About this RNA: The prediction has a mean pLDDT of 85. Predicted 3D model of a 128-nucleotide RNA (FMN riboswitch aptamer (RFN element)) from a bacterium. Rfam family: FMN riboswitch aptamer (RFN element). The family has 146 seed sequences and 6,230 matches in Rfam 15.1. The sequence was found by an Rfam model in a public genome assembly.
RNA sequence: CCCCUCCUUCGGGGCAGGGUGUGAUUCCCGACCGGCGGUGAAAGCCCGCGAGUUCCCCGCACACGCGGGGGAUUGACCAGGUGAGAUUCCUGGGCCGACGGUGACAGUCCGGAUGAGAGAAGGAGGGC
Numbered sequence: 001c002c003c004c005u006c007c008u009u010c011g012g013g014g015c016a017g018g019g020u021g022u023g024a025u026u027c028c029c030g031a032c033c034g035g036c037g038g039u040g041a042a043a044g045c046c047c048g049c050g051a052g053u054u055c056c057c058c059g060c061a062c063a064c065g066c067g068g069g070g071g072a073u074u075g076a077c078c079a080g081g082u083g084a085g086a087u088u089c090c091u092g093g094g095c096c097g098a099c100g101g102u103g104a105c106a107g108u109c110c111g112g113a114u115g116a117g118a119g120a121a122g123g124a125g126g127g128c
Base pairs, nucleotide, nucleotide: 002127003126004125005124006123007122008121009120010119017029018028019027031108032107033097034096035049036048037047038046044095045094052073053072054071055070056069057068058067059066060065077093078092079091080090081089099111100110101109
């Protein structure tokens, strides 16, 4: 260095200012935000993952329920430039954003969530 087991910690951001209106952070003008791994070069919109919703299967269990596995659903990018290499950088112009709630339609408010998690960092024991 590599491998196995265990433990600890970390692990999501955002409507300023205005218009209309009885009422809107939900409509209109405008503003702001962008998880994780990968990808000869750095990514919300390239390839995958996670979370939400949903279906099936397995195990444990008296039960409440817990753990694991597999599906479905799951958004969005072009052009120019540089370069060996870039839908990732620069320039310009665009686009997307679960579910429930809420005097009015929500990426941004409230809620599930002091949750879950892709993963990240560190430590301990052992193997080679």